Glycine riboswitch aptamer from an Anaerolineales bacterium, 104 nucleotides, folded computationally.
[in-house]
RNA sequence: ACCGAUUGUGAGGGAGAGACUACUGUGCAAUGAUGCACGGUAGCACCGAAGGUGCAAGUCCAUUCUUGGAUGAAACUCUCAGGUAAAAGGACCGCGCAAUCGUU
Numbered sequence: 001a002c003c004g005a006u007u008g009u010g011a012g013g014g015a016g017a018g019a020c021u022a023c024u025g026u027g028c029a030a031u032g033a034u035g036c037a038c039g040g041u042a043g044c045a046c047c048g049a050a051g052g053u054g055c056a057a058g059u060c061c062a063u064u065c066u067u068g069g070a071u072g073a074a075a076c077u078c079u080c081a082g083g084u085a086a087a088a089g090g091a092c093c094g095c096g097c098a099a100u101c102g103u104u
Stems, first nucleotide, its partner, number of pairs: 001103001003102008012093002018044001020043010045084003051080001052078001054076001058071005
């Protein structure tokens, strides 16, 4: 020089899928069944971008010589967790600031 990388931090952008069904608690409104909101339990359906699971090539080791073992990524995969109106969350992205390292 704010040129690059990493980490932290501030605000911003940020997808997908049932405001499902049954029972039930509280509150409100009706006073007649019931309706609405927020919870709990159970069930079926679905989503993948918090987190988590699994693995390829390759590499390494061993070896009965063609096998075995270890390691091994993801936005892939599984859906354990989480989620399926809004809110919240959200991988990731760029921007500001700070620190460290590097480059010139």
Notes
Taxonomically the source falls in Anaerolineales (Bacteria, Bacillati, Chloroflexota, Anaerolineae).